[in-house]
A computed fold for a 108-nucleotide RNA from Lentibacillus lipolyticus, annotated as SAM riboswitch aptamer (S box leader). NCBI's taxonomy places the organism under Bacteria, Bacillati, Bacillota, Bacillaceae, Lentibacillus. It was read from a public genome assembly, where an Rfam model found it. The coordinates come from a structure-prediction model, not an experiment, and the mean pLDDT is 86.
RNA sequence: UUCUUAUCUAGAGAGGUGGAGGGACAUGGCCCGUUGAAGCCUCGGCAACAGGUUCUUAUAUAAGAAUACUGUGCCAAUUCCAUCAAGCAUUUGCUUGGAAGAUAAGAA
Repeated sequence: UUCUUAUCUAGAGAGGUGGAGGGACAUGGCCCGUUGAAGCCUCGGCAACAGGUUCUUAUAUAAGAAUACUGUGCCAAUUCCAUCAAGCAUUUGCUUGGAAGAUAAGAA
């Protein structure tokens, strides 16, 4: 990097540095930001995806629960919303699916 599978309306921020952008890309909205953006560092926190450990059921094995110990991930707004298609509704919206993206595990 590609493929497969699963999940994506829950949850969780302070300080330092930095100095104008940021919310993946494009367009359109909307929003965050000089009362300090991105990035980086420190500390803290959230979370059971995988491993570990414990317990229960069950007894090759498997399933469920608990636990942040390990590997990741994450900590404004649904993945901020829409974009494509279908259905419903009827003036601009609702629902479902898809696409794209993110994360994990496995494979190449």